[in-house]
RNA sequence: GCAUCCUUAGCUCAAAGGAAGAGCAGCAGCCUUCUAAGUUGACGGUUAUAGGUUCGAAUCCUAUAGGAUGUA
Numbered sequence: 001g002c003a004u005c006c007u008u009a010g011c012u013c014a015a016a017g018g019a020a021g022a023g024c025a026g027c028a029g030c031c032u033u034c035u036a037a038g039u040u041g042a043c044g045g046u047u048a049u050a051g052g053u054u055c056g057a058a059u060c061c062u063a064u065a066g067g068a069u070g071u072a
Stems, first nucleotide, its partner, number of pairs: 001071007010024004018055001027041004048064005
């Protein structure tokens, strides 16, 4: 250089066109003499960036950025 793949919450990942959820972590409550464990709840997202298609895009298309693998 070329080819393929990936980028979603602090972290690991779902969501395959009708508008984003889980686990863990952190926070608050309950429980406990206290801690741990358990349990309940809330918080946390411009879905890498910019365009396009569509009534509607995390999802389809294009470009860019970052990363992984392969190849010479």